RNA sequence: GGUCGCAUGGCUUAUAUGGCAAAGCGCCUGAUUAGUAAGCAGGAGAUCACGAGUUCGAGUCUCGUUGGGAUCU
Numbered sequence: 001g002g003u004c005g006c007a008u009g010g011c012u013u014a015u016a017u018g019g020c021a022a023a024g025c026g027c028c029u030g031a032u033u034a035g036u037a038a039g040c041a042g043g044a045g046a047u048c049a050c051g052a053g054u055u056c057g058a059g060u061c062u063c064g065u066u067g068g069g070a071u072c073u
Stems, first nucleotide, its partner, number of pairs: 001072004006067002010025004019056001027043004049065005
């Protein structure tokens, strides 16, 4: 330098054909306990890496950028 795929709450991952962003773990609160943990009830937390385009509508499609990965030379 070429090619391929990846980027979504603090972490790990979903999000079917473009139509209200979900789950587990973690965190917070309550109840429970002599007290803690577990289990129970509830809650907060994501401009979906950045920029542009297409579209009535984009996490999703297209192009570019950045980051990190694999592979070829």

Transfer RNA from Daphnia magna, 73 nucleotides, folded computationally. The RNAcentral record of the sequence draws on Rfam. Rfam family: tRNA. Rfam classes the family as a transfer RNA. The source organism's lineage runs through Eukaryota, Eumetazoa, Protostomia, Mandibulata and Daphnia.